[in-house]
Context: one part of a larger RNA
């Protein structure tokens, strides 16, 4: 001094972020008695109150034993100690409960959870797991299983289908792969015609007509998804805005308008949501950022991601009360066990050197190591952490560069769901769309007997094998009618011809248009069959799984499986997700052209200033040439006419103009306007400019071919400088070269020519690419940010010059604008220098040093200073600067006080000194943002603060060594610490001053607060020494009496010692030299003036005075004494102590014990007589035990020696 624990006057949460922690009652039984409010079970041991030993006697119990009433006894005290066992009340708020849960920083409000609902699932189930067999769901079957959501229970669940998603549809568009039909085009072969060209052998082109041909084209059929049509919200989700209005104001029931899929209903509402904000009010407190109760203006509640309520429940969270306390005011003492000190054993992280001070500078920008002072003899011990940017962990915050997880309408995939085709795969029947054949029908303008498809042919056809004509079914159909069956009948009917018309009809032929039958077939569906295949079953080899047989039921050519093929597809996977940047991120930029910086050649940077571009022009060229002309502005005159139109004149002269920014140019004009026109051409191109390279920029001049021009000439676009893209790739034209294979076509390359890039991050990573991590991880960085220091000082703060004003008048008593000039290093910055192989961050505690621009005290000048109160300067830093509500809060507000409630530095002092409320890791809710993982200087709950050990400095104590020319003992004081505060009253004096009210300077006196010393007489606290009282239980054999042990077993009391709240003191009085400040004498300056010589006066302040240390004050002092003097080990000790150390002693002795007395405590022992049934009583006895304190006594123990010392 620490940890575990005990006790505390007086007050009782004032501590604090919070009653954390602690205490206190309750407690065990027993009695009586218990609200609101409710799911009627609970809330409940609610709350609160009385009892509780011991002895006797009564009842009652069959006794044991226990109830119950009655009496008496003792104590402070009766569940007398242990053990057990919720403190309690009055609000909120989430969560309905019990439950789970971050093993090891989060126990919760989060997960579960019953109930509710919504979706899938009919069994060989849905759904998981597996390549697959298989399993699991279940030996389950929809009152079941899976899966989502929300989360007892009550009242309830609003509108939107317009995105997304799932579900249904199938009219229509798009949409593979196979196939299948058509189709046009190649390639070859054989015939035949035509051309060209020929060495007359044949090439070569093209046409045509036949065969083969090809995984090649295109068309049409054809699937699911998309598009489309609807539904659907207890699916993902969504739920407007302006403007006016009512007889006071305010408001807005009303109205108008704009937009939408719809515009937020109940119901709560400043909230775990509300930013503004500590909203307003209301209650609670002396004061209330919390809290409860209204409001509603809901930055950003809102109805199964529920909404609103709610009895019980919570180690949840949050506000108030009672008890009660050392949490505090403010500490104090006491136990045990470390610390310490000794005798054993004895580690560990650190450790560049270690000859390791301070202060003020300097310095990679906070120095024990450098400068330039100061201090300081060497060495240890025990304590304490300011410092060694103390140790620990290659900073987790940040940036950079790497990885990871995890996310989506990021990019490509894959699984895995589906679709079609197709092969496993076979037989009938039928149905419909087509197609082919066949057989039949059908066909109505107008005229006309009338229902006349075309076209030929054609004068007879048809008929007892049943006509005319009739019934009745049917089928058509322009409503007339036609056609076929069947029936009656029993014999004619119909062309030609005439007439109408474009066409003339009997009959036959071919044929068209629609329709109808049959047959075949494509395709598309239905049904059916059983053997393919699939599942079950029971049988069978002596028993058995398993194969394996065949039977049987049932599905069925479907399913199911293999290729191929379209779609979905973060379940999975691999990447991507640019740089610049006064961190980073958001913004912005990122290529080209013009100026300015740019420093007079060039060229130069910046997230410096300032502006264009991604083109235009050939239908009247804005090109090219040849010839011509001058613009603008102003004044003057002049119909409409006006400031500007067109005309006349004059005057200054590029200000105009140039497609298009801005510089440079430009009159011989590059402007402006006409006539002809393509040179806005082909092939080259010496030389030159620029330039890291790749681009890029000028060009005379040669050859073709051309255009104006009368000709020299000019012309390879534009007055000049922007108008842009490198390579791969592919695809077009040209050349017709290469190389493969070849009969050939072809394929593939290469020359030349333009075209396909907001390849705009524009020197272009790829055909193809986006975000989140606080769950986070590596490597690195002080090259880069948050803290702090560090330069600056815009900002901030203070001060000064000016002096418009304001002050009734009057700048300056006070205040001071619009300028203006400095100074500090407290904000907020800016920079990024030290530190990222770590320099812990806000507040509070504890503890503080400084600074002075002074809050109070003191001193003093001016005052719009009458006195008191004030104001505003000067001086001045000695000392002082409260307690408490609210909040984490600094701050602030707010209540009481006060002499006063001052501003700052000091790493925003102080975390190897403490806390951990806030902030700033991992759980969770809430609002807003995001599709979403997730975000939020947005709010809310919870969340490991390491080091028993301190090396050096550095503080605060203690010693030893040495020197100080032997030793004792007593001093001087350089020198350096401490103290230093202030109020109220009275009495001068109700005086001065003042109308009054009110009220002093001065000196004097009393009292106190706070602080601080010292001490225990007293008041108390404590006092594991002492005394007593009690409970249980074990020993002493038992009774009595004791002893142990149950926190000191509990309880009441208490000597010494220590201690405060106790008591007793203290800061007093003074003298010197000053500060502002006021004054004498007094010039320079005849005046004046406190200065310039000279004298004075003057503060809590400076130096002394006071207390305290101090001669190692190395300058090491002085005095007395003693002469080998002294001292010290060593023992008794305590007034003194951590250990040394001082100190009191050491037999010539009272030092400690012992014993003897006694202040004192406690409180009347035991034994024994008595009284009483008995528990007890009451006598002996103010006893008995104690006695750390005081005295007295040598009984023990302090013994002899030694050692240093000349």
């Nucleotide at each position: 001094u620490g940890u575990u624990c005990c006790u505390c006057a007086a007050g009782g949460a004032a501590c604090u972020c919070g009653g954390c922690a602690a205490a206190c009652a309750a407690g065990c039984g027993a009695c009586c008695g218990u609200a609101a409010c409710u799911u009627c079970g609970g809330a409940a041991u609610a709350a609160g109150g009385u009892c509780u030993g011991c002895c006797c006697c009564u009842g009652c119990u069959u006794u044991u034993u226990g109830c119950a009433g009655g009496g008496g006894c003792c104590g402070c005290a009766g569940c007398g100690a242990a053990a057990g066992u919720u403190u309690u009340c009055c609000g909120g708020g989430c969560a309905a409960c019990u439950g789970u849960u971050u093993a090891u920083c989060a126990a919760a409000a989060a997960c579960a959870c019953a109930g509710c609902u919504c979706c899938c699932u009919g069994c060989g189930a849905a759904c998981u797991c597996g390549c697959a067999a298989g399993a699991g769901g279940a030996u389950g079957u929809a009152u079941a299983g899976g899966g989502g959501g929300u989360g007892a229970c009550g009242c309830c669940u609003g509108a939107c289908c317009a995105a997304u998603g799932c579900c249904a549809g199938a009219a229509g568009g798009u949409u593979a792969a196979a196939c299948a039909u058509a189709g046009a085009g190649g390639g070859u072969c054989u015939g035949c015609g035509a051309g060209a060209c020929u060495u007359c052998g044949g090439u070569u082109u093209u046409g045509u007509a036949g065969g083969c041909u090809g995984a090649g084209c295109u068309a049409u059929g054809u699937a699911a998804g998309c598009c489309c049509u609807g539904g659907u919200g207890a699916a993902u989700g969504u739920c407007g805005g302006c403007c006016g209005u009512a007889a006071c104001u305010a408001u807005a029931a009303c109205g108008g308008u704009c937009c939408u899929a719809a515009g937020g209903u109940a119901g709560c509402g400043a909230a775990u949501u509300u930013c503004c904000u500590u909203g307003u009010c209301u209650g609670g407190u002396a004061a209330g950022u919390u809290c409860a109760g209204a409001c509603g203006u809901g930055c950003a509640c809102g109805a199964a991601u529920g909404g609103c309520g709610u009895a019980a429940u919570g180690a949840c969270c949050u506000g108030g009360a009672a008890a009660c306390u050392g949490u505090c005011u403010c500490g104090a003492g006491g136990a045990a066990c470390a610390g310490c000190u000794c005798g054993g054993u004895g580690a560990a992280a650190a450790u560049g050197c270690a000859a390791u001070a301070c202060c003020g500078g300097u310095g990679a920008a906070g120095a024990c190591g450098c400068c330039g002072g100061u201090u300081a003899c060497c060495u240890g011990c025990a304590g304490c952490u300011a410092g060694a940017c103390g140790g620990a962990a290659a900073g987790a915050c940040c940036c950079c560069g790497g990885g990871a997880g995890c996310u989506u309408u990021a990019c490509u995939g894959u699984a895995g769901c589906u679709u079609c085709g197709u092969a496993u795969u076979g037989g009938g029947u039928u149905u419909g769309c087509g197609a082919u054949u066949u057989a039949a029908u059908u066909g109505c303008g107008u005229a006309g007997c009338a229902u006349a498809g075309g076209u030929g042919g054609g004068a007879g056809a048809c008929u007892u094998u049943g006509a005319u004509a009739u019934u009745u079914g049917c089928c058509u159909u322009u409503u007339g009618g036609g056609g076929c069956a069947a029936g009656u009948g029993g014999a004619g009917u119909c062309g030609u011809c005439a007439g109408u018309g474009a066409a003339a009809u009997a009959c036959c032929a071919c044929u068209c248009u629609g329709u109808u039958g049959a047959a075949u077939u494509u395709c598309a569906g239905a049904u059916u069959c059983u053997a393919a295949c699939c599942a079950c079953g029971a049988c069978g080899g002596a028993a058995a799984a398993a194969a394996c047989g065949g039977c049987g039921u049932g599905g069925a050519a479907c399913a199911g499986u293999g290729c191929g093929u379209g779609g979905c597809a973060g379940a999975c996977a691999g990447u991507u997700u640019u740089a610049g940047u006064g961190g980073g991120g958001c913004g912005c930029u990122a290529u080209c052209c013009u100026c300015c910086u740019a420093a007079a050649g060039a060229g130069u940077a910046a997230c410096g200033g300032a502006g264009g571009a991604g083109u235009u022009u050939a239908u009247u060229a804005a090109g090219g040439u040849c010839a011509g002309c001058u613009a603008g502005g102003c004044g003057c005159g002049a119909a409409u006419g006006g400031a500007a139109a067109c005309c006349g004149u004059g005057c200054c002269g590029a200000u105009a103009g140039u497609g298009u920014a801005a510089u440079g140019g430009c009159a011989u004009a590059a402007g402006c306007u006409g006539g002809c026109u393509u040179a806005a051409c082909u092939g080259c191109g010496a030389g030159a400019c620029g330039u890291a390279c790749a681009u890029g920029u000028c060009a005379a001049g040669c050859a073709g071919a051309u255009g104006c021009g009368a000709a020299a000439g000019c012309a390879g676009a534009a007055c000049a400088u922007a108008g842009u893209g490198a390579a791969c790739c592919g695809a077009u034209g040209g050349c017709c070269c290469g190389c493969a294979u070849u009969a050939g076509a072809u394929g593939u390359g290469g020359c030349c020519a333009g075209a396909g890039a907001u390849u705009a991050a524009c020197g272009g990573a790829u055909a193809a690419a986006a975000g989140c991590u606080a769950c986070c991880c590596c490597g690195g960085g002080g090259a880069u940010a948050a803290c702090a220091g560090g330069c600056u000082g815009g900002u901030u703060c203070c001060g000064c010059c000016u002096a418009a004003g304001a002050g009734u008048u009057c700048a300056u008593a006070u205040c001071g604008a619009c300028g203006g000039c400095g100074g500090a290093g407290u904000u907020c910055g800016g920079c990024a220098c030290c530190u990222c192989g770590a320099u812990g961050u806000c507040g509070g505690c504890u503890c503080a040093a400084c600074u002075u621009a002074u809050c109070c005290u003191g001193g003093u000048g001016c005052u719009g200073g009458a006195g008191a109160a004030g104001g505003u300067g000067c001086c001045a830093a000695g000392g002082g600067u409260u307690u408490g509500g609210c909040u984490g809060u600094u701050c602030g507000c707010c209540a009481a006080u006060u002499a006063a409630a001052a501003a700052g530095u000091u790493a925003c002092g102080c975390g190897a000194g403490c806390u951990g409320g806030g902030u700033u890791c991992a759980g969770a809710c809430c609002g807003u943002c995001g599709u979403g993982a997730g975000a939020c200087a947005g709010g809310u709950u919870g969340g490991u603060c390491c080091c028993c050990u301190a090396u050096c400095u550095g503080c605060u104590g203690c010693a030893g060594g040495c020197g100080u020319u032997g030793a004792u003992u007593c001093u001087u004081g350089a020198g350096a610490a401490g103290a230093g505060c202030u109020c109220u009253c009275c009495c001068u004096a109700g005086u001065a001053c003042g109308a009054g009210a009110g009220g002093a300077c001065u000196g004097g006196g009393a009292g106190g607060g706070a602080c601080u010393g010292a001490u225990c007489u007293c008041u108390g606290g404590u006092g594991u020494g002492c005394c007593a009282g009690c409970u249980g239980u074990u020993c002493c054999g038992c009774c009595a009496g004791g002893a142990g042990c149950a926190u000191u077993g509990c309880u009441g009391g208490g000597u010494a010692g220590c201690u405060a709240u106790a008591u007793c003191g203290g800061g007093a009085c003074u003298g010197g030299a000053u500060a502002a400040c006021c004054g004498c004498u007094g010039a320079a300056a005849g005046c004046a003036u406190c200065u310039a010589a000279g004298c004075g006066g003057g503060a809590a302040g400076c130096c002394a005075a006071c207390u305290u240390c101090a001669a190692g004050a190395u300058u090491a002092g002085g005095a007395a004494u003693c002469g080998u003097a002294g001292a010290u080990c060593c023992c008794u000790a305590g007034g003194a102590g951590a250990u040394g150390a001082c100190u009191a002693g050491g037999u010539u002795g009272a030092u400690a014990g012992g014993c003897c007395u006694u202040a004192g405590g406690u409180g009347u022992a035991a034994g024994u007589a008595c009284a009483g049934u008995a528990a007890u009583g009451u006598a002996u006895u103010u006893a008995g035990c104690c006695g750390a304190g005081a005295g007295g006594u040598a009984c023990u123990a302090a013994u002899u020696c030694a050692u240093c010392g000349u």